RNA sequence: GAAGCGGGCCAGACAGUCGCUGGCUUGCGGGGUUUCCCCGCGGGCGGGAGGAAGGUCCGGACUCCACAGAGCAGGGUGACGGCUAACGGCCGUCCGCCGAAAGUCGCAAGAUAUAAGGCGCGGAACAGGGCCACAGAGACGAGCGUAUUUAGUUACGGUGAAACGCGGUAACCUCCACCCGGAGCAAUUCCAAAUAGGCACGCGAUGAUGCUGCUCGCGGAGCGUGCGGGUAGGAAGCUUGAGCCGUGGAGCAAUUCACGGCCUAGAGGAAUGACUGUCACGCCGGUCUUCGGACAGGCGCUACAGAAUCCGGCCUAUCGGCCCGCUUCAAUG
Numbered sequence: 001g002a003a004g005c006g007g008g009c010c011a012g013a014c015a016g017u018c019g020c021u022g023g024c025u026u027g028c029g030g031g032g033u034u035u036c037c038c039c040g041c042g043g044g045c046g047g048g049a050g051g052a053a054g055g056u057c058c059g060g061a062c063u064c065c066a067c068a069g070a071g072c073a074g075g076g077u078g079a080c081g082g083c084u085a086a087c088g089g090c091c092g093u094c095c096g097c098c099g100a101a102a103g104u105c106g107c108a109a110g111a112u113a114u115a116a117g118g119c120g121c122g123g124a125a126c127a128g129g130g131c132c133a134c135a136g137a138g139a140c141g142a143g144c145g146u147a148u149u150u151a152g153u154u155a156c157g158g159u160g161a162a163a164c165g166c167g168g169u170a171a172c173c174u175c176c177a178c179c180c181g182g183a184g185c186a187a188u189u190c191c192a193a194a195u196a197g198g199c200a201c202g203c204g205a206u207g208a209u210g211c212u213g214c215u216c217g218c219g220g221a222g223c224g225u226g227c228g229g230g231u232a233g234g235a236a237g238c239u240u241g242a243g244c245c246g247u248g249g250a251g252c253a254a255u256u257c258a259c260g261g262c263c264u265a266g267a268g269g270a271a272u273g274a275c276u277g278u279c280a281c282g283c284c285g286g287u288c289u290u291c292g293g294a295c296a297g298g299c300g301c302u303a304c305a306g307a308a309u310c311c312g313g314c315c316u317a318u319c320g321g322c323c324c325g326c327u328u329c330a331a332u333g
Base pairs, nucleotide, nucleotide: 001329002328003327004326005325006324007323008322009321010320012279013278014277015276016275017274018273020048021047023045024044025043026042027041028040029039030038031037032036050304054315055314057313058312059311060310061309062184063183064182065181074180075179076178077177078176079093080092081091082090083089094122095120096119097118098117103112104111105110123175124174128173129172130169131168132167140165144157145156146155147154188236189235190234191233198227199226200225201224202223203222210218211217243262244261245260246259247258248257249256250255281300282299283298284297286295287294288293
């Protein structure tokens, strides 16, 4: 330098204006159960999506329900060893398969083993059942054909992955080993209106309540108080956690240990946005050119996407870039 791989990182930048959301602080006014708390109107300060927040596929934390023990049924996993809270995840090794425009062979067409690396649905076929495309006379259990023999006694039989047999297939049932209770933050818990209904007590046809503040009148069966359940609504769960960053140690690695530092959305019919300018990026055509590029302009307003209890994975989507490492070959030193 060419080609092929593996891994990590960013996800337009800055400034201004106007908003949204919740936090801290503060001024004024009001209220309360008055070291404080709540409400209303303002001021100031700083915070506010992701690498996948996605699909909801797998595993856990947490909550409620169920549960003596054992077994059956059902579901899942499957080389060996390790990591982990756990896993169907990850790491290492073995095995199998793939893997080049380079190599080797070859005049060529072409053939061929591999590297880095990638993938694997890798337990058991002498426990049993089922199935075996095409081809082939015959495909699972022995029959059939030819030759041969005392004798279904022995040999051979094109095709096919497998043929007259101790074949293949478990991603067909099955067997073996191990694991698995169910539902999910709309879990669950607390506070708690109005209206209707429930229960208890009291009053009420000797006329309650109501019209109506009082008297008269009208009217005619409920009314009052208390309690409890549920709904609307509010609060907790709700973000300090198997957390993140750095350094050092152990380990091939996944990972783990020690020390130091940091706090990084917490909404909830659901905020995280819009506009303007400059720069960067991409596209378009134009002018100049020493052919390397330079200049002004227009457009795009930039990918996939958007938290909803939290975490570990897997899978899928993704404009444009940057960095590091490995392998093969070639050249130079």